[in-house]
Context: one part of a larger RNA
RNA sequence: GGCCAUAGGUGGAUGCCUUGGCUGGUAGAGGCGAUGAAGGACGUAUUAGGCUGCGAUAAGCCUCGGGGAGCUGCCAAAGAGCUUUGAUCCGGGGAUUUCCGAAUGGGGCAACCCAACAUAUCGAGAGGUAUGUUACCCUACGGGGGGCGAACUCAGGGAAGUGAAACAUCUCAGUACCUGAAGGAAUAUAAAUCAAACGAGAUUCCCAAAGUAGCGGCGAGCGAAAUGGGAUUAGGACAAACCGAUUGCUUGCAAUCGGGGUUGCGGACUGCAUACGGCAUUGCGAGUCGAUAGAAGAAUGAGUUGGAAAGCUCGACCAUAGAGGGUGAUAGUCCCGUACUUGAAAUUGACAGACAGCUAGCAGGAUCCAGAGUAGGUCGGGACACGUGUUAUCUUGACUGAAGCCGGGGGGACCACCCUCCAAUCCUAAAUACUACUACCAGACCGAUAGCGAACUAGUACCGUAAGGGAAAGGUGAAAAGAACUGCGGUGAGCAGAGUGAAAUAGAACCUGAAACCUAUGGCUU
Numbered sequence: 001g002g003c004c005a006u007a008g009g010u011g012g013a014u015g016c017c018u019u020g021g022c023u024g025g026u027a028g029a030g031g032c033g034a035u036g037a038a039g040g041a042c043g044u045a046u047u048a049g050g051c052u053g054c055g056a057u058a059a060g061c062c063u064c065g066g067g068g069a070g071c072u073g074c075c076a077a078a079g080a081g082c083u084u085u086g087a088u089c090c091g092g093g094g095a096u097u098u099c100c101g102a103a104u105g106g107g108g109c110a111a112c113c114c115a116a117c118a119u120a121u122c123g124a125g126a127g128g129u130a131u132g133u134u135a136c137c138c139u140a141c142g143g144g145g146g147g148c149g150a151a152c153u154c155a156g157g158g159a160a161g162u163g164a165a166a167c168a169u170c171u172c173a174g175u176a177c178c179u180g181a182a183g184g185a186a187u188a189u190a191a192a193u194c195a196a197a198c199g200a201g202a203u204u205c206c207c208a209a210a211g212u213a214g215c216g217g218c219g220a221g222c223g224a225a226a227u228g229g230g231a232u233u234a235g236g237a238c239a240a241a242c243c244g245a246u247u248g249c250u251u252g253c254a255a256u257c258g259g260g261g262u263u264g265c266g267g268a269c270u271g272c273a274u275a276c277g278g279c280a281u282u283g284c285g286a287g288u289c290g291a292u293a294g295a296a297g298a299a300u301g302a303g304u305u306g307g308a309a310a311g312c313u314c315g316a317c318c319a320u321a322g323a324g325g326g327u328g329a330u331a332g333u334c335c336c337g338u339a340c341u342u343g344a345a346a347u348u349g350a351c352a353g354a355c356a357g358c359u360a361g362c363a364g365g366a367u368c369c370a371g372a373g374u375a376g377g378u379c380g381g382g383a384c385a386c387g388u389g390u391u392a393u394c395u396u397g398a399c400u401g402a403a404g405c406c407g408g409g410g411g412g413a414c415c416a417c418c419c420u421c422c423a424a425u426c427c428u429a430a431a432u433a434c435u436a437c438u439a440c441c442a443g444a445c446c447g448a449u450a451g452c453g454a455a456c457u458a459g460u461a462c463c464g465u466a467a468g469g470g471a472a473a474g475g476u477g478a479a480a481a482g483a484a485c486u487g488c489g490g491u492g493a494g495c496a497g498a499g500u501g502a503a504a505u506a507g508a509a510c511c512u513g514a515a516a517c518c519u520a521u522g523g524c525u526u
Stems, first nucleotide, its partner, number of pairs: 001525009015511001016475002020446002022443007029435002031148002039100003042055003046078001049075003061094006070082003105114003115134008136145003152183001153181005163170001167217001193200002204231005214222002235427003238371001242259008264405001266369003269364004277359003282356002284353001287351006294342002300315005316333002318322001324336003376400008386412001407422005462469002482510001485497004
């Protein structure tokens, strides 16, 4: 020096654990904000710091309920107190709520500075203090708006990487992203729709039709509909003709209000007649069921091993409760609970319902009405699965431009016949989408290099001028019983005794404690 063994050190793998995550389900809720939000700054305790709560009434104030013995939030003690004259705690309602922030009196480098007016007050006065008001936009003058918020929705704009094995039409994709607006959903919605010679009967969503028919440098790719089966179902209101009233004036028109009326053939008009039914919205709100605290809740003993019994042995009991968690190891009967019952002074939701409110018909066919810069056309775009193609349909930037019920649109160029529907006004639940948030439940999900970035002072420390980036870090023990006292040592660090404990090689650098690496002792070998 090497190898082996033993005893240690170092280190923190592994095992076990879980306070935290992840994914889903069922319900709820689906908004907050000038009555000042979301988010912050600064304060606030007997308190130096962080977290939590709160706001100069500051870990809190009042009140109404619940509850019944302890309590003064956590790290985290100590001190000083509170409490059966009912505290702490839980829930409903209220009060307070500095400053910044849409931030709104003006300004500003957010949490700061400086005002005006009114009232009150102090001061001899100059002036000070307190409270309130004072931004902008819209308005019918009553009021409303503004900002924030995870996804979902609709609309206005709108890429590129990519694919086409290059690339330009095309694709990616009307995606990402930006902007606007709204709701608990949004959009759409009551046929100028489809169909095909039969018929259907608003919209939305799902399954099939179907990767079909088609479109396509007929490349890459894109990709329907009818129809059938389901989910859910709901239809209404205006404009006009006509009638009446009021107002205006240029005296035969216009405006406003009320009635009327709403369809593929209808309405006005003329004549006849008039439900006891129906209703989505609004007002009301006896009643029922919930939400926001709770209450009550069965049944076990002994022996044994052990530090400890819930283990083992023997016997007993409850069960509408043998879900789950805890307790010194594995507990139906020890504790919290669980099943079944039960409860609200206050605030609040849903349902149902009386009343108010709204809502029908038959015949005739002379006259009147039935949505115009509209339908349609030309040019240029866009949307339709459909890239201009033989290209219908929808939409519209420019230019044009009808008919009007003997009327008009569509049926994929166009024409005829036939069929079908009635545009140019509006509203409309449900079935559907989503989950920041609340409650409960579940998992052939993770178990501290995993699972959220974050189990812990985490979007913290730290980095960056900034946008932004972004960690590491869990475990003594059943219980602190957290090592009194003695000795060595620098009034150290550390160690040796003593003591606690089942265990201290569980001693706070604390469960287990692998490997690399280091040391000591012994053996073998050179």